[in-house]
Molecule: transfer RNA
Organism: Chitinophagales bacterium
RNA sequence: UGUGCGGUGGAGCAGUGGGUAGCUCACCGGGCCCAUACCCCGGAGGUCGCCGGUUCGAGUCCGGCCUGCGCAA
Repeated sequence: UGUGCGGUGGAGCAGUGGGUAGCUCACCGGGCCCAUACCCCGGAGGUCGCCGGUUCGAGUCCGGCCUGCGCAA
C1' cells in the first nucleotide's frame, strides 16, 4: 500500500429480500429455602464504530474516515 472478514446493552453473539433491535450469561427486585445455590416471576440497561448520502422509513443499501484480526506485497 492492496485485499478479505469484523466493530450491535457489562460479556459473548443473532438480526444479510430496508419497516420503529433480540437471545444467552451477568446485574437489580420479588418468590421458594433455616440459608446459599438451583429453579420460577418481574425489571433496568444499547438506537447499532464515527460522519454524510439515498429513502416515507436504514443495524440492514451507497461514499468517506477510524479501528481489530488475517492474507499478499